[in-house]
RNA sequence: GCCAAAGUAGCUCAGCUGGUAGAGCAACGCACUCGUAAUGCGUAGGUCUGGAGUUCGAGUCUCCACUUUGGCUCCA
Numbered sequence: 001g002c003c004a005a006a007g008u009a010g011c012u013c014a015g016c017u018g019g020u021a022g023a024g025c026a027a028c029g030c031a032c033u034c035g036u037a038a039u040g041c042g043u044a045g046g047u048c049u050g051g052a053g054u055u056c057g058a059g060u061c062u063c064c065a066c067u068u069u070g071g072c073u074c075c076a
Stems, first nucleotide, its partner, number of pairs: 001072007010025004019056001027043005049065005
């Protein structure tokens, strides 16, 4: 340099044919316990990488940029 995949909650990841953004774990509170762990119930937590476009409506489609991962190639 080229190709491909990925970027969504603190972490790991879903999100179907474009139509109210979710789960598990973690955190916090309560219950339970002599206490802790475990368990149960609940609460909070999101510029969906950034920008532009299409659309009545975009996490989802299109374009550009950035970042990460993998593969390939060239030079030294």
This is a predicted structure of a 76-nucleotide RNA (transfer RNA) from an Olavius algarvensis spirochete endosymbiont. The sequence was found in a public genome assembly. Its Rfam family is "tRNA".